[in-house]
Context: one part of a larger RNA
RNA sequence: GCCAAGGAGUUCUCUUAUUUGGCGAGGUUAAAUUGAAUCCAUAGCGAAAGCGAGUGUGAAAGCGCGUUAGUCAAAUGGGGGAUGACCCGAAACCGGACGAUCUAUUCGUGGACAAGCUGAAGUUUCCCGAAAGGGGAAUGGAGGGCUGAAGCGUUGUUGUGUGCAUGCACUCGUAUGAUCUGCGAAUAGGGGUGAAAAGCCUAUCUAGUUCGGCGAUGGCUGGUUCCUGCCGAAAUAUGCCUAAGUAUAGUCUCGCACAGUUUGUUAGCGGGGUAAAGUACGGAUAGAGUUUGCCAGGGCCGAAAGGUUACGGAGCUUCUUCCAACUCAGAACCUGUUAAUUGCGUAAUGCGGGAAUGGCGGGCAGUGCGUAAGGUACUGUUCGAAGACCGGAACAACGGAGAGUGGAGUUAAGGUCCCUAAUUGUUUGCUAAGUGUAACAAACUUUGUCGGAAACCUAAGACAGCGAGGAUGUAGGCCCAGAAGCAGCCAUCAUUUAAAGAAAGCGUAACAGCUCACUUGUUGAGGUUUCUGGCGGGAAAAAUGGACGGGGCUAAGCAAACAACCGAUACUCCACCAGCUCUAGCAAUAGAGUUUGGGUAGGCAGGCGUGGAUUCUGCGCAGAAGGUUUUGUGAAAGCAAGGCUGGAGCGGGAUCCAAUGAGAAUCUUGGC
Numbered sequence: 001g002c003c004a005a006g007g008a009g010u011u012c013u014c015u016u017a018u019u020u021g022g023c024g025a026g027g028u029u030a031a032a033u034u035g036a037a038u039c040c041a042u043a044g045c046g047a048a049a050g051c052g053a054g055u056g057u058g059a060a061a062g063c064g065c066g067u068u069a070g071u072c073a074a075a076u077g078g079g080g081g082a083u084g085a086c087c088c089g090a091a092a093c094c095g096g097a098c099g100a101u102c103u104a105u106u107c108g109u110g111g112a113c114a115a116g117c118u119g120a121a122g123u124u125u126c127c128c129g130a131a132a133g134g135g136g137a138a139u140g141g142a143g144g145g146c147u148g149a150a151g152c153g154u155u156g157u158u159g160u161g162u163g164c165a166u167g168c169a170c171u172c173g174u175a176u177g178a179u180c181u182g183c184g185a186a187u188a189g190g191g192g193u194g195a196a197a198a199g200c201c202u203a204u205c206u207a208g209u210u211c212g213g214c215g216a217u218g219g220c221u222g223g224u225u226c227c228u229g230c231c232g233a234a235a236u237a238u239g240c241c242u243a244a245g246u247a248u249a250g251u252c253u254c255g256c257a258c259a260g261u262u263u264g265u266u267a268g269c270g271g272g273g274u275a276a277a278g279u280a281c282g283g284a285u286a287g288a289g290u291u292u293g294c295c296a297g298g299g300c301c302g303a304a305a306g307g308u309u310a311c312g313g314a315g316c317u318u319c320u321u322c323c324a325a326c327u328c329a330g331a332a333c334c335u336g337u338u339a340a341u342u343g344c345g346u347a348a349u350g351c352g353g354g355a356a357u358g359g360c361g362g363g364c365a366g367u368g369c370g371u372a373a374g375g376u377a378c379u380g381u382u383c384g385a386a387g388a389c390c391g392g393a394a395c396a397a398c399g400g401a402g403a404g405u406g407g408a409g410u411u412a413a414g415g416u417c418c419c420u421a422a423u424u425g426u427u428u429g430c431u432a433a434g435u436g437u438a439a440c441a442a443a444c445u446u447u448g449u450c451g452g453a454a455a456c457c458u459a460a461g462a463c464a465g466c467g468a469g470g471a472u473g474u475a476g477g478c479c480c481a482g483a484a485g486c487a488g489c490c491a492u493c494a495u496u497u498a499a500a501g502a503a504a505g506c507g508u509a510a511c512a513g514c515u516c517a518c519u520u521g522u523u524g525a526g527g528u529u530u531c532u533g534g535c536g537g538g539a540a541a542a543a544u545g546g547a548c549g550g551g552g553c554u555a556a557g558c559a560a561a562c563a564a565c566c567g568a569u570a571c572u573c574c575a576c577c578a579g580c581u582c583u584a585g586c587a588a589u590a591g592a593g594u595u596u597g598g599g600u601a602g603g604c605a606g607g608c609g610u611g612g613a614u615u616c617u618g619c620g621c622a623g624a625a626g627g628u629u630u631u632g633u634g635a636a637a638g639c640a641a642g643g644c645u646g647g648a649g650c651g652g653g654a655u656c657c658a659a660u661g662a663g664a665a666u667c668u669u670g671g672c
Base pairs, nucleotide, nucleotide: 001672002671003670004669005668006667013081014080015079016078018075019074020073021072022071023070026040027039044051045050054065055064056063057062086223087222089220093213094212095211096210097209098208104187105186106185107184108183109182110181111180112179113177115147116146117145118143122139123138124137125136126135127134128133151174152173153172156170157169159168160167189205191201192200193199226607227606228605229604230603231602236249237248238247239246240245250357251356252354253353254352255351256350257349259346260344261343264341265340266339267338268337269336270335271334272333277327278326282323283322284321287318288317289316290315291314292313295312297311298309299308300307301306360384361383362382363381364380365379366378367377368376369375389400390399391398404576405575406574407573408572409571410570414566415565416564417551418550419549423563425562426561427560428559429558430557436553437552444538445537446536448535449534450533451532452531453530454529455528456527457526465522466521467520468519469518471495472494473493476490477489478488501516504515505514506513577597578596579594580593581592582591583590584589608661610658611657612656613655614654615653616652617651618650619649626645627644628643629642630641631640632639633638
């Protein structure tokens, strides 16, 4: 891992609602009988005294609770309480025992330490010295000394390795000592022992092991076994030592009662102060004008008083720009009520039984916080959750559309060159950037290109190009080493002219020199400028090579218009199934109608199968159960029949009882 078998809402008692039945102002006694007391009901209200169809409160009005249908039994039935209470699962807590053959420390008694090196004190002797003492040489053999086997340990390789659970290899520490070790003995669980690591106390230690309390408890994880039909949620509010839970409400479902009810639309009468806007009020804002010095502060004059002030302040007028906490006015929209219309009809509503939910998430519109976020917190609505199908390349919530079964047709969104169903459709423009080809970009920039508008110049010759001129007083004056159009300051005239600045730029030390403005010749037809619209270019950077879904496309791109086709479980039609409603019927059922039939949690309903009991009735050696296979049938659980196998038992109807249905639980046991 697979297979087989086992494996989870049970039992008792009490209670509540429902169903059925008995009796009924009464009802009621298990297993057999009998039978009182009891119990429930028959009167309530009040804290009570107490009063009584009333009573309590209150001065009263009023208000609260009451003013006769129950009770007993049964029910694979629905809930609740008690209990281990659907099943499996802790870590723990407490009590009694058992452990020091491992290991910690201690005690008693034994054992062990190759070989080599170093050479303390002491001693002997020699030398120096008056001595104390010093030095040399021998001898000597100390040491928690050195090297290194046995022994003891275990530093590194984060080597190798899981062998019945710490080994193996290489490397490394210590090795006469606080050394190692055999045997015997002592200390026991909140206790021991500990050169202290919360280490060790039999592969177990921040409190050993084992048995018991014990099926501890678990708001937490996992699991919870046949079918079909009808309806179908919530992730919100409030409270909680509450936040993984729970109670109540809300939302779902089932039963009963009752006859109306009002989602939408319109109209009448009301409520509201938002969006946009506005500046009448409050506040802010930039400028102009005006008034005010009895006008805060500052400046000036002055010893002061005071005077003065186009620094400023305040008021008024006008114009500019604004406001969540401004509103003269003011939508859409929301909402109350009345009526009409429309819709719905046991619907709405009420009472009662049963729940689940109380982790939510996305889009759109409107808000708070935040630079922002696939952010966070709200309001409304919608979708996912619990919704399949078609489109969006893929893609819970985006677009289309709400799937009972089978068949045929038509469309929706979206598409129609190939992958790939359907026009390489029609008409007119634009784009040259592979821009683009659904959802990727800004400020700014552009003599890319296509449109629109206006002004000006132009055959008396425009614009661009080419040729020529571009002068004189004069090197204007000043300044300066120099300053001559061109460092700087001042002025910027006049003359000759077709025209030419006391000079727009380059240049020189200063001149010189080269252009420009301006004029003319030549040429010969449009040109210059501004604004605006369409499609483009740049701005434009991310990590493996790469994405319009791909191929590819100059349309198969973009804009506008038109026609056809494809395309879904949508819509239409046909047939059928089920539910519901109505009619007929005692019922079974039949007929008619149907804008019903997606569905998680969950509620309700009806069935199938397994084991057993009672009763009725069947099959079987001419082949039961079981196995395997084929066919039929039913909406399904299933049921029935045939073949082969098998070789002795097995069904069906009705009623009842239940240790009654397996794929999951790191499920249990066994097998492979």